[in-house]
RNA sequence: ACAUAAUGCCCCUAGGGUUCCAGCGUGUGCGGGUGGCACGUGAUCGGACCGAGAGAGGCACUCCCAUCUCUAGACCACGCGGUUCCGUCGUGGCUUAGAUGGAGCCACGGCGGGACAAAAGCCCGGGAGAC
Numbered sequence: 001a002c003a004u005a006a007u008g009c010c011c012c013u014a015g016g017g018u019u020c021c022a023g024c025g026u027g028u029g030c031g032g033g034u035g036g037c038a039c040g041u042g043a044u045c046g047g048a049c050c051g052a053g054a055g056a057g058g059c060a061c062u063c064c065c066a067u068c069u070c071u072a073g074a075c076c077a078c079g080c081g082g083u084u085c086c087g088u089c090g091u092g093g094c095u096u097a098g099a100u101g102g103a104g105c106c107a108c109g110g111c112g113g114g115a116c117a118a119a120a121g122c123c124c125g126g127g128a129g130a131c
Stems, first nucleotide, its partner, number of pairs: 007060004012055001015050002020047002022044001023041006061104003065101005075093005080087003106126001108129001112124003
């Protein structure tokens, strides 16, 4: 200096704003009340919503380690039988698949931009940069 890898989704949490509902404020047909409607308000601890690479959990996925089980075929070694080569033979190794268990480490991070109504630890981004 470069390359590869550090997985995906779901449900939540930190956090986030204000389209909808609600709250609060102002106004509203002679006056009052209630309701409706309009405008405003997120320093409004609400409903609902968005939501983490470096936060939790779950289900998958990947990896190789160990154990167990099954195992067609091929190969290797040894034994056995016939015999100069073979075998409806046996044992072990290797290989294949499955199950159980295990592992998936480490990680400081802007400015700015983007989406939804809008904002954010969301996305750009394990980025730029720093060590």
Molecule: Guanidine-I riboswitch aptamer
Organism: Hyphomicrobium sp.